Context: one part of a larger RNA
RNA sequence: GACGAACGCUGGCGGCGUGCUUAACACAUGCAAGUCGAACGGAAAGGCCUAGCUUGCUGGGUACUCGAGUGGCGAACGGGUGAGUAACACGUGGGUGAUCUGCCCCUGACUUCGGGAUAAGCCUGGGAAACUGGGUCUAAUACCGGAUAUGACCUUUGACUGCAUGGUUGGAGGUGGAAAGUUUUUCGGUUGGGGAUGGGCCCGCGGCCUAUCAGCUUGUUGGUGGGGUAAUGGCCUACCAAGGCGACGACGGGUAGCCGACCUGAGAGGGUGAUCGGCCACACUGGGACUGAGACACGGCCCAGACUCCUACGGGAGGCAGCAGUGGGGAAUAUUGCACAAUGGGCGUAAGCCUGAUGCAGCGACGCCGCGUGAGGGAUGACGGCCUUCGGGUUGUAAACCUCUUUCACCAGGGACGAAGCGUGAGUGACGGUACCUGGAGAAGAAGCACCGGCCAACUACGUGCCAGCAGCCGCGGUAAUACGUAGGGUGCAAGCGUUGUCC
Repeated sequence: GACGAACGCUGGCGGCGUGCUUAACACAUGCAAGUCGAACGGAAAGGCCUAGCUUGCUGGGUACUCGAGUGGCGAACGGGUGAGUAACACGUGGGUGAUCUGCCCCUGACUUCGGGAUAAGCCUGGGAAACUGGGUCUAAUACCGGAUAUGACCUUUGACUGCAUGGUUGGAGGUGGAAAGUUUUUCGGUUGGGGAUGGGCCCGCGGCCUAUCAGCUUGUUGGUGGGGUAAUGGCCUACCAAGGCGACGACGGGUAGCCGACCUGAGAGGGUGAUCGGCCACACUGGGACUGAGACACGGCCCAGACUCCUACGGGAGGCAGCAGUGGGGAAUAUUGCACAAUGGGCGUAAGCCUGAUGCAGCGACGCCGCGUGAGGGAUGACGGCCUUCGGGUUGUAAACCUCUUUCACCAGGGACGAAGCGUGAGUGACGGUACCUGGAGAAGAAGCACCGGCCAACUACGUGCCAGCAGCCGCGGUAAUACGUAGGGUGCAAGCGUUGUCC
């Protein structure tokens, strides 16, 4: 000098930040991922229309609207944490002639003919529940089959070319693929090419400690055939060979998420990796795959385990390292708040719905910054306190008193920007009656903390008497203590001041 700090004393206001560093300990409760009726059958509830009457109920219609269901997209983003990881995990620079990419943009072609189911519904069972079985009916942008095919993929054949495996392109044969709603549009679907964005994989180099770890390795190192993947590869497998790494530190052990950055320092360097941003890993513990463009998936599934809960004992349910909040641990770290108004995200043609992302508010002097606690005059140098050589000195222009001012706080009145947009229109701001402006009253409501032997700025008195105590080091204290305690005075900082811890 610095801090995500804590502790002690003290504490007026505001702005901007910031706040479980410990138990990746366990979690009550609420919320955190839905949306689309312009894909579909439809109508549980409400609305509207209508009939009957028992006057508040039943029946019918409609689709304003829409529970549940089929279907689509999203749920792989956003948010959290740092356990693991010494590794192509990260950083940086490359490669991919070994690769994928939903939605989005540009561009070419097509969008034809059929079929059988099933959920919901209705009927009926089982179960305490979670849930689940049977029968029957029905729809689609759900599912299946056929036709067409410039392109796609496979086989075969030719041309051009390179950076080794190869790349680009022409001909012949074979394989699989479209879906409606509306018809005025819009929004779609299928198959090619290109782009953009985002990934996957590979490589050079770089960044901890330890030799009281010296040898390590059998899918190990390489080859061939095969499998697998979007894709290369011992990634996996069969066979063959016997290799591969290591004092330039292999292997083992310990510790640790990495970086942009942050702190310090003149720099070189040293230390750190909170907030914010990028990447990685994880989601009760361990394993596994499914779906999908994308996961081996925090609020999905299956299995095993520990724990908790429900049970009719047969069986079931759960996962806050999301936001709040609780217990526990700890020196220590906040509200079970408001709003989708803005920014952004998902769905939707849109209106809109959802969004503990986000925007705000609350709490904490936790940090930084700013402001205030008054200004000018005022000597009898008042009273009081303290000291005294008893003359006086000092507190001290300090106070009183006089003249002013009114920041901040307080009261009253007015009152936003953020709103671009959306909506036919009326209208639409959480923050917020906030910021800000105007007026009002009155010096009025607002100062402490540490230190004063040297280092180090600031000294006397009394008490104590190697006691009580102080102390960062040197060291003070045993009867005149500037070093302990108190008082007066002084010095330094100041809404803070000290102490402790850690780093330079």
Molecule: small-subunit ribosomal RNA, 5' domain
Organism: uncultured bacterium